[in-house]
């Protein structure tokens, strides 16, 4: 220096072009004398920057961290 491979809520993971999901985690209520559990609701995510498209988390292309292979 080259090649492949990931990046999605605080965590750990689904999402094969048309409304972003769960799981635990955090809040409020409720249930308790009170913790704890257990229901029900609420906040919270597509690394960055451009293309492509009527429409990108999905395709494309740089660029950044990780990881792995060769040199």
């Nucleotide at each position: 220096g080259g090649g492949c491979c990931u990046a999605u809520a605080g965590u750990u993971a689904a999402g094969u072009g048309g409304u972003a999901u769960a799981a635990c985690a955090g809040c409020a209520c409720a249930u308790u004398c009170g913790c704890a559990u257990u229901g029900u609701g609420c906040a919270g995510u597509c690394g960055g920057c451009g293309g492509u498209c009527c429409g990108a988390c999905u395709c494309c292309g740089c660029c950044u961290a990780g990881g792995u292979c060769c040199a």